[in-house]
Context: one part of a larger RNA
RNA sequence: UUGGGUUUAAAGGGUGCGCAGGCGGCUUAUUAAGUUAGUGGUGAAAUCACCCGGCUCAACCGGGUACCCGCCAUUGAUACUGGUAAGCUUGAGUAUGUUCGAGGAGAUUGGAACGUGUAGUGUAGCGGUGAAAUGCAUAGAUAUUACGCAGAACACCAAUUGCGAAGGCAGAUCUCUGGGACAUAACUGACGCUGAGGCACGAAAGCGUGGGGAGCGAACAGGAUUAGAUACCCUGGUAGUCCACGCUGUAAACGAUGAUCACUAGGUGUUCGGAACUUGAUUCUGAGUGCCCAAGCGAAAGCGAUAAGUGAUCCACCUGGGGAGUACGUUCGCAAGAAUGAAACUC
Numbered sequence: 001u002u003g004g005g006u007u008u009a010a011a012g013g014g015u016g017c018g019c020a021g022g023c024g025g026c027u028u029a030u031u032a033a034g035u036u037a038g039u040g041g042u043g044a045a046a047u048c049a050c051c052c053g054g055c056u057c058a059a060c061c062g063g064g065u066a067c068c069c070g071c072c073a074u075u076g077a078u079a080c081u082g083g084u085a086a087g088c089u090u091g092a093g094u095a096u097g098u099u100c101g102a103g104g105a106g107a108u109u110g111g112a113a114c115g116u117g118u119a120g121u122g123u124a125g126c127g128g129u130g131a132a133a134u135g136c137a138u139a140g141a142u143a144u145u146a147c148g149c150a151g152a153a154c155a156c157c158a159a160u161u162g163c164g165a166a167g168g169c170a171g172a173u174c175u176c177u178g179g180g181a182c183a184u185a186a187c188u189g190a191c192g193c194u195g196a197g198g199c200a201c202g203a204a205a206g207c208g209u210g211g212g213g214a215g216c217g218a219a220c221a222g223g224a225u226u227a228g229a230u231a232c233c234c235u236g237g238u239a240g241u242c243c244a245c246g247c248u249g250u251a252a253a254c255g256a257u258g259a260u261c262a263c264u265a266g267g268u269g270u271u272c273g274g275a276a277c278u279u280g281a282u283u284c285u286g287a288g289u290g291c292c293c294a295a296g297c298g299a300a301a302g303c304g305a306u307a308a309g310u311g312a313u314c315c316a317c318c319u320g321g322g323g324a325g326u327a328c329g330u331u332c333g334c335a336a337g338a339a340u341g342a343a344a345c346u347c
Stems, first nucleotide, its partner, number of pairs: 004318003007301002012315001014201004021194003025088007033081002035077008049065006091191001092188003095184006103177007110154001115149007125136002162169002206247006215241002220236004258314006266292011277280001296303002320347003329340004
């Protein structure tokens, strides 16, 4: 390499859009490039294979046949693939109607709680722990009442709920905006699927500039614990967490399961649509989302129409452990670092 694989053994790209490429629905006609049949030419000799022969045998040598599965030309075939032309509607899209949701962006706004300020009441403790101490407090704390201020997060509702490509999204209202589902079968007429490169999005932490800063809280300080305690516990506390703009581009970015299409028993919940009548604890149906399972699959655990079953197309990736996601080089980045990614050696 072929083959074999990728939930958990090595292996699915974090996610989408998409150029090239690969693959592609039904019918008719045509073409004859792929495909296929015949014929002709060529495919040196030696070698190899088979048969016969010559050295006393063999190696070796001679003769013959076959082979060289290829290439070129030519004459046919036309099912399939391709090209061309014409058409179709079931794939795909559009339209109209109904409808769904924490989908996204901006603005406004609400209450509870924490903290804090001022004022009142009030007096000796409060706080914290396994127990303590550091800490706060007679300059009046803790507690409690009233009135302010500030920032962040949205209890209950709340759910194997919903939406989104993924990351993710939750108080309320308004504005702008993306999407899905169902119904009709009106329109277009294969316009499709996948997608190396490429582009865009992408939690948290981190970085830059400027704001903001209640609570929490890396670092740090102190108090404890301990043989020690650079920890776990306690008291404080800076960056950060929040906002705007820009960068970073990684996660157990997980369903550890790539996308699309078709097919293969059932049962039972639930979300959003639709239809029917016998109007109900009803039946049927489409799209999601869960559970239990037939067949089948699997090393097993398990999966089982939301497949890890049976097939098709395209992409990505794997090939013993360590060395190592390291070194070197290159690209990107302000940096941190990211991406690509070995070998010696060793078991």